RNA sequence: GGGCCCGUGGCUCAACGGUAGAGCGUCCGGUUUGCAUCCGGAAGGUUAGCGGUUCGAAUCCGCUCGGGUCCA
Repeated sequence: GGGCCCGUGGCUCAACGGUAGAGCGUCCGGUUUGCAUCCGGAAGGUUAGCGGUUCGAAUCCGCUCGGGUCCA
C1' cells in the first nucleotide's frame, strides 16, 4: 500500500428499511436481625464520525477514523 471482517448503554451481544432491546452490572424499593439469594421498579444510547439514497437509515451507498485478520 491492497483485500476481507468488525465498531450499538459500564461489559457481553440482539434488532426484515418502520417505537433501539436483552443478560450481567449500577441505583431505588420489597423480602431478611443483617448479608446473599429471590421479587418489583428506575436511570443509563449524538447506534465511531461526516455526507448521500429514501416518505422513513443502526440497517443501503461513499469517504474518514479505530480494531482484527490475510497478502505484498
This is a predicted structure of a 72-nucleotide RNA (transfer RNA) from a Candidatus Magasanikiibacteriota bacterium.
The source organism's lineage runs through Bacteria, Bacteria candidate phyla and Candidatus Magasanikiibacteriota.
Rfam family: tRNA. Rfam's curators write: Transfer RNA (tRNA) molecules are approximately 80 nucleotides in length.
Its mean pLDDT, the model's own confidence on a scale to 100, is 82.